[in-house]
RNA sequence: AGAGUUUGAUUCUGGCUCAGAAUGAACGCUGGCGGCGUGCCUAAGACAUGCAAGUCGAACGAGAAAGUUUUCUUCGGAAAACAAGUACAGUGGCGCACGGGUGAGUAAGGCUUAGGUAAUCUGCCCUUUCGCUGGGGACAACAGGGGGAAACUCCUGCUAAUACCGAAUGACCUGUAAUUUUCUGCGGAAUUUUACAGGAAAGGCGCAAGCCGCGAAAGGAGGAGCCUGAGUACCAUUAGCUUGUUGGUGGGGUAAAAGCCUACCAAGGCUACGAUGGUUAGCUGGUCUGAGAGGAUGAUCAGCCACACUGGUACUGGAACACGGACCAGACUCCUACGGGAGGCAGCAGUUAGGAAUUUUGCGCAAUGGGGGAAACCCUGACGCAGCAACGCCGCGUGAGCGAGGAAGGCCUUAGGGUUGUAAAGCUCUUUCAGUAGAGAAGAUAAUGACGGUAUCUACAGAAGAAGCACCGGCUAACUCCGUGCCAGCAGCCGCGGUAAUACGGAGGGUGCAAGCGUUAUUCGGAAUUACUGGGCGUAAAGCGCGCGUAGGCGGUUUAAUAAGUCUGAUGUGAAAUCCCUGGACUCAAUCCAGGACGUGCAUUGGAUACUGUUAGACUAGAGUACAGGAGGGGUGAGCGGAAUUCCAGGUGUAGAGGUGAAAUUCGUAGAUAUCUGGAGGAACAACGGUGGCGAAGGCGGCUCACUGGACUGUAACUGACGCUGAGGUGCGAAAGUGUGGGGAGCGAACAGGAUUAGAUACCCUGGUAGUCCACACCGUAAACGAUGAAUACUAGGUGUCGGGAGCUCUUGCUCUCUCGGUGCCGAAGCUAACGCAUUAGGUAUUCCGCCUGGGGAGUACGGCCGCAAGGCUAAAACUCAAAGAAAUUGACGGGGGCCCGCACAAGCGGUGGAGGAUGUGGUUUAAUUCGAUUCAACGCGAAGAACCUUACCUGGGUUUGACAUCCCGUGCUACCUCUGGAAACAGAGGGUUCUCUUCGGAGACGCGGUGACAGGUGCUGCAUGGCUGUCGUCAGCUCGUGUCGUGAGAUGUUGGGUUAAGUCCCGCAACGAGCGCAACCCCUGCCAUUAGUUGCCAGCAUUUAGUUGGGCACUCUAAUGGGACCGCUUGCCGAUAAGGCAGAGGAAGGUGGGGAUGACGUCAAGUCCGCAUGGCCCUUACACCCAGGGCUACACACGUCCUACAAUGGCCAGUACAAUGCGUUUGCUAUACCGCGAGGUGGCGCUAAUCGCAAAAAACUGGUCUCAGUUCGGAUUGAAGUCUGCAACUCGACUUCAUGAAGUUGGAAUCGCUAGUAAUCGUGGAUCAGCAUGCCACGGUGAAUACGUUCCCGGGCCUUGUACACACCGCCCGUCACGCCACGGAAGUUGGGGCUGCCUGAAAAGGCUGAGCUAACCCUUCGGGGAGGCAGGUCUUAAUGGUGGAACCGAUAACUGGGGUGAAGUCGUAACAAGGUA
Repeated sequence: AGAGUUUGAUUCUGGCUCAGAAUGAACGCUGGCGGCGUGCCUAAGACAUGCAAGUCGAACGAGAAAGUUUUCUUCGGAAAACAAGUACAGUGGCGCACGGGUGAGUAAGGCUUAGGUAAUCUGCCCUUUCGCUGGGGACAACAGGGGGAAACUCCUGCUAAUACCGAAUGACCUGUAAUUUUCUGCGGAAUUUUACAGGAAAGGCGCAAGCCGCGAAAGGAGGAGCCUGAGUACCAUUAGCUUGUUGGUGGGGUAAAAGCCUACCAAGGCUACGAUGGUUAGCUGGUCUGAGAGGAUGAUCAGCCACACUGGUACUGGAACACGGACCAGACUCCUACGGGAGGCAGCAGUUAGGAAUUUUGCGCAAUGGGGGAAACCCUGACGCAGCAACGCCGCGUGAGCGAGGAAGGCCUUAGGGUUGUAAAGCUCUUUCAGUAGAGAAGAUAAUGACGGUAUCUACAGAAGAAGCACCGGCUAACUCCGUGCCAGCAGCCGCGGUAAUACGGAGGGUGCAAGCGUUAUUCGGAAUUACUGGGCGUAAAGCGCGCGUAGGCGGUUUAAUAAGUCUGAUGUGAAAUCCCUGGACUCAAUCCAGGACGUGCAUUGGAUACUGUUAGACUAGAGUACAGGAGGGGUGAGCGGAAUUCCAGGUGUAGAGGUGAAAUUCGUAGAUAUCUGGAGGAACAACGGUGGCGAAGGCGGCUCACUGGACUGUAACUGACGCUGAGGUGCGAAAGUGUGGGGAGCGAACAGGAUUAGAUACCCUGGUAGUCCACACCGUAAACGAUGAAUACUAGGUGUCGGGAGCUCUUGCUCUCUCGGUGCCGAAGCUAACGCAUUAGGUAUUCCGCCUGGGGAGUACGGCCGCAAGGCUAAAACUCAAAGAAAUUGACGGGGGCCCGCACAAGCGGUGGAGGAUGUGGUUUAAUUCGAUUCAACGCGAAGAACCUUACCUGGGUUUGACAUCCCGUGCUACCUCUGGAAACAGAGGGUUCUCUUCGGAGACGCGGUGACAGGUGCUGCAUGGCUGUCGUCAGCUCGUGUCGUGAGAUGUUGGGUUAAGUCCCGCAACGAGCGCAACCCCUGCCAUUAGUUGCCAGCAUUUAGUUGGGCACUCUAAUGGGACCGCUUGCCGAUAAGGCAGAGGAAGGUGGGGAUGACGUCAAGUCCGCAUGGCCCUUACACCCAGGGCUACACACGUCCUACAAUGGCCAGUACAAUGCGUUUGCUAUACCGCGAGGUGGCGCUAAUCGCAAAAAACUGGUCUCAGUUCGGAUUGAAGUCUGCAACUCGACUUCAUGAAGUUGGAAUCGCUAGUAAUCGUGGAUCAGCAUGCCACGGUGAAUACGUUCCCGGGCCUUGUACACACCGCCCGUCACGCCACGGAAGUUGGGGCUGCCUGAAAAGGCUGAGCUAACCCUUCGGGGAGGCAGGUCUUAAUGGUGGAACCGAUAACUGGGGUGAAGUCGUAACAAGGUA
């Protein structure tokens, strides 16, 4: 410090996720030792048991017993002394308000920080001063009596004090009235003097000295109360709250100010700087994290607060409204004799419950500290220690060195090896820790040590007792094998798994940490992802629709004052601990100790005065006023006008009109449409008209008038900062919509009808109501958009246009120059993710406002406000996803555009689709009908030829090292022939009895038998593959290097202007070059030449039936080598003078002459595992092999490709003529001849082929006949008889002859081929092949028509455009419905909670009044009593709780209901993305 994830790729925006640190943790696996810490985060739930606060006899009265000793004794016991002035209990004093626990409550009676108290108190402690005289009356304990189960209690009687109460004294204090001085916050405070009134005390110990106490006063220290400033969570879907409320006066009350309380008076007080209400929460020092700023947190330690079963109350006291005190009420638990009582672990242990989860009913007061005491001492679950727990941090160990035959084993393997691995074994050492034994502290300053025989030290033995956990696809360090097969499973994110998984499970190996390692949870970080430091708002989320304006924020030039902000210095404070630095103590560290620094803050105070503020004054550049002008669809109201539509009346006139893609609904013979005249009514204002004008926006358009707002220009007279922005507020605000009343021509939601369509609740058409119009009143929203808030200043220009002004040129005109204001375009710098913006900023700055923080849920629910309603404004959450998105790029696509090409269309010729047949396919059938190929690019395809074979299929019969290959053993049996069984394979029997080489040992070939390795598989996967092939397409494209441009993907080049069949060539150009393709080079063909003439040829010579022979090779031909064609020439035209095109000459051929071979980068997971090869899987007496028979040839039907026809351009008969390519000696082609009607047979010349044969070419031509018919067309089908091939033609061959003579009379929708020697038509040959051709591949003969042209259909190329597509339109994607699951809203109701409020009840307690009952202290007294005071009791007020109503709020739940989300393959349509087919 970053990384992964949206895309085909890119940049950006933006969320999600990860790597780090941390924890009072928990869980899983594992676990050796020690030190130091830490340990109920949940139920402030309930608690058994023990302990946690007592102490003082030197304040006081009383005062045992057990036991021991002695004496006495009736031997039962009694007495005395000691125990002992002890124990228990009581009066009294001090303590119990500390220490310890917890965090329920509390958003402020709290906390933090800084102050105030002149508004206060303070036991014990310290200092100082002065005192302590003399009396009185009680009450406990105790004794007696009574009640009660108990707790306890009542009555009578006795008694002491440092308990209680008068009196005296008064240095002193207090009050009142005067008075002096000082200070002050002006309220008072302190102080001097005087008068009057009031106010104290306690003794104890000691022989004593004296000590400890007591009273009053002053001061200190420490502590406490109260008050103030500032800070202190979230919600505005909480906006108004308040009646003791705010203030005053009187009174009361407190230690003390105060509505703290009360009576009266006034009507105030708080609040947008957030009152009131709700939710949550103890606060802080600190802790965790972070670079910091911040964020989160508030265990342990420390400070403060609050609480003590729940609620209330007071008493005592210096202090409490009191954790281990009291009273009352309530809930709960326990005891009970049922009458009544007792209790409070949020003290330490411990129990139970809850929970993922948190310890011992330990030891000790030895230390530190606390209470009491004069002290000894007692008490102390505070505390010191120990125990449990890897809960955390820190330290140590589990050994060290040498050791390669790189052992064995494991794992992998290309089978060679590699790895585990110096690792082990082995050899040599060491002994920390643990263990055993011995010694043994400090902590204690005299005694006293729980810890503890602990820490520590020494000795001994032996490598001995001591390693796991997670991970290994990327992020992220670490890789292989096996198993599994979208299963099981993994997963933090992206994502793995559907037969070769580094991602699942196991193993080997590796990586990381280590007595731990992982997981989960939580916090901060990364996240600049709430942005103060440090973000944004044209299109990604985000500018309010627009004005006016309140509060607030900000504000021009200048002078002076002030010193609030600001800056600087000083002082105080900011507790300790923590963090940091330095040093020290435990062997180190963790830990602990000491010192220092820090503590950014607050307060007080001294100073500075630039800036801001404040006060006072001045200025004119901002702003405004005045005057003078011109421009304008600015607004409101009234009036007027013409064109057009419609309607009404009338005239002319006749059959249609209207409407559409085409139609129909509709109108019209009752007279429409058309046309003319007249009239009615409503709405809108053509042309001008313009990125022209005006307005804040919405918006504004005929003309005239009236009223009225604003802007602009000029002048520079006036005011003198009067300004900018603007939360709330308020006004305006298109269309649609609403209310009331009008109006209603045209248009026109809804609705009706007609079409279209699979449907058509749409698009189109015919009608048509609300509405549109007017007046008044609502609504308050729009893609209210420049998707760009307002204001000000600054920052190159160029060019239009609108409204003003000025100037120059002799002009005043079409001009020209300058300037102010508006409105456009282009563009520099700059900015921007890019697109783009660019003086009208999205640049550079300032001020103010509004708004955003992933997508969906949702601008929705609930609540509130507004509205008549429709609805609007404000505005969530649960849940769910890992994206959603912006811009640009490359493709692909478009029922987008432009250019161009192709038998693509058109123009033609001939077909297919109809018939019969052939053939292939689907389907069906079957035991099997083997398999594959399925749009073009499967279907006369693999198959260049299924009767057996082929053959892979079926049935049946057989074989198991196999029909075939290699190796091993044995044997030497061949081959072949005959017979028997059998359908054959095969089995049995018989006959038969090798070959080659040889070093003569044997070896090999071949056959048989045997054993196991193996063979074998047309079994699966073409989606594991190679190779080959098809297709786009013989289309003109596909790329690279360097450079340049761009943040980048990429672009450029390859685009553009021409041209071409062509990315062919030329020109231009930030490109320059190059490669694969194109073309050419190759073959055939067309012309010529040369060479060569046999089997070819024959002009001339001779010869013949015949180039037959001689002769000759000139010609044809053959087959080799060359030439020729290149827009080369010339002329002309077009073109940029180029490339090139058009025309012409010459030429056999003219613009690649014609044809072939040749197929770029790639696409289709195209085809083929059944041609071959091959990975993996599967079968192995079978999915292998052999054989016979059957099947692949089936047949209601459907489709493709062909053949033959339907006839006269023809059929038939007869005659006559002209080819080319090929093929043929293993079984071939076969002539002449003969036989047969014929297929063919007999026979055999010739031919190893320019020699012989197949071989007849056929259309054609000539002549004849048929005469338009199911025919002399057509030939299917069937019968009969044959021929040939073959082991064999039944299933199932071809051909021949005779007979038979079906459909068919030119073929619907639709569709195919072809542009010249082509189509059409005619025959011929070949491969396969025993035989079988309408198929395929070749060959020649005859030989056309048409192409205006590129609008349309199909396919393709280039450029461009749009895109939400990229598996790329066979794409993407929306909504309803149906089903499962999830969370949420509404809901008759049901139920719970905390508050509010009316009324009733009214405990304890406090206060008021009363107090006839009771009454020691003081006073009076006649001694009887009375008074003062007090107590019980009564009553009133306040008051907890409880009860009963009410209105809200917050939850839980609910029949039913609503939408939402989500879920590999449900239904219906096709709304959006292309002009998405109606933008």
This is a predicted structure of a 1479-nucleotide RNA (small-subunit ribosomal RNA) from a metagenome. Rfam family: Bacterial small subunit ribosomal RNA. Gene Ontology terms of the family: ribosome and structural constituent of ribosome. The sequence is in RNAcentral, with records from SILVA. Its mean pLDDT, the model's own confidence on a scale to 100, is 84.